[in-house]
Context: one part of a larger RNA
């Protein structure tokens, strides 16, 4: 320096901004750095290969040829890379008009349900289970009316619908605010794709400080199961689940399928939009764009994937390279901790 590869065999960074580096759209003129051609130097000889001779043959000499793929000089090309200048509109943005929509932050508001509490009727049961029991109840429960209190979650709608980079986001109004789609073709005029490091975000769970605690419910403690039963089943329940600020930075973070682009059969569906037809609608036609299911070509070991590729190609980036030892020691660094992030080796098979 080279090979194959990454749905599921090892392997796609959880996810985005974004540096630097890598590639990078049409057109004109110049430059000639890369490129490409020829000349000149050098590029030792000996050896390697080829031919042809000399020792009677070899080994071994000698004579000639390629080789020596390269370095540095000139001179010459100007198609592609580059660079320098100008220049277009199809990438890329950006402006007008619209559209949808649990995208995000705040603030406020509600009905439903549990449970407590209080008040009335009311009387012996409730409760739970496979079946019991522990629990709760005559100090009056369950069960039913009526009042109060908090506290968390938003039933139906509700859908392989919608939004969102991802993680995720569902009761309603207000507000402040992100990105999409469609039209339009006015404006900039390659302004772009990737991204090593970096910064950011990042389900639960889990820390720190302060609040809250209705339900549920690790840990606990009973009661049953059992040979036990440090469980499942029941009956309590603590931390947590809520909330503010800060902290962890993980996961089947999955579609186990990294971004961009550009091309490649068809059928049905759905979800936002535009056009065009229809008498108004429903509806039918065309088209963007997002999400499903079915399928040829082609891929693939197979299973499958198939315009939302796992297919054809091209750019950038990550990774992977037998099992086990191991996501472990050590060492660095990051954290408050837990632990997280790099991440071997010996042995072994």
């Nucleotide at each position: 320096c080279u090979g194959g590869g990454c749905g599921u065999a090892a392997a796609g960074c959880g996810c985005g901004c974004g540096u630097a580096g890598g590639c990078g759209g049409c057109u004109a003129u110049g430059c000639a750095a890369g490129u490409c051609a020829g000349g000149u130097g050098u590029g030792a000889a000996a050896g390697c290969c080829c031919g042809c001779g000399g020792c009677u043959c070899a080994a071994c000499c000698g004579c000639g040829g390629u080789u020596u793929u390269g370095c540095a000089u000139c001179u010459g090309a100007a198609a592609c890379u580059g660079c320098a200048u100008g220049g277009c509109u199809u990438g890329a943005g950006u402006g007008c008009a619209g559209g949808a929509g649990a995208g995000g932050g705040g603030a406020g508001u509600g009905g439903a349900a549990u449970u407590c509490c209080c008040g009335g009727u009311g009387u012996a049961g409730c409760g739970g289970u496979g079946a019991a029991a522990u629990g709760c109840g005559u100090a009056g429960a369950u069960a039913u009316c009526g009042g109060g209190a908090g506290g968390a979650a938003c039933a139906c709608c509700a859908g392989u619908g919608g939004c969102g980079a991802a993680g995720g986001c569902g009761a309603c109004u207000c507000u402040c605010u992100g990105g999409c789609c469609u039209g339009u073709u006015a404006c900039u005029g390659a302004c772009g794709c990737u991204g090593a490091g970096g910064c950011g975000c990042g389900a639960a769970a889990g820390c720190u400080a302060g609040g809250g605690g209705a339900g549920c419910g690790a840990a606990c403690a009973g009661g049953a199961u059992u040979a036990g039963a440090u469980a499942c089943c029941c009956u309590g329940g603590u931390a947590g689940u809520c909330c503010u600020a800060g902290c962890c930075g993980u996961a089947a973070a999955c579609g186990c399928u990294g971004g961009g682009u550009a091309c490649u059969a068809g059928g049905u569906g759905u979800a936002g939009g535009c056009a065009g037809u229809g008498u108004a609608g429903a509806g039918c036609u065309g088209u963007c764009u997002g999400u499903g299911c079915c399928g040829c070509a082609g891929c693939u070991a197979a299973c499958g994937c198939a315009u939302u590729a796992a297919g054809u190609a091209c750019c950038c980036c990550g990774c992977c390279u037998g099992g086990g030892g191991a996501g472990u020691a050590c060492g660095g660094u990051c954290g408050c901790a837990a632990g997280g992030c790099u991440g071997a080796a010996a042995c072994u098979c």
A computed fold for a 349-nucleotide part of an RNA from an uncultured low G+C Gram-positive bacterium, annotated as small-subunit ribosomal RNA, central domain. The RNAcentral record of the full RNA draws on Greengenes.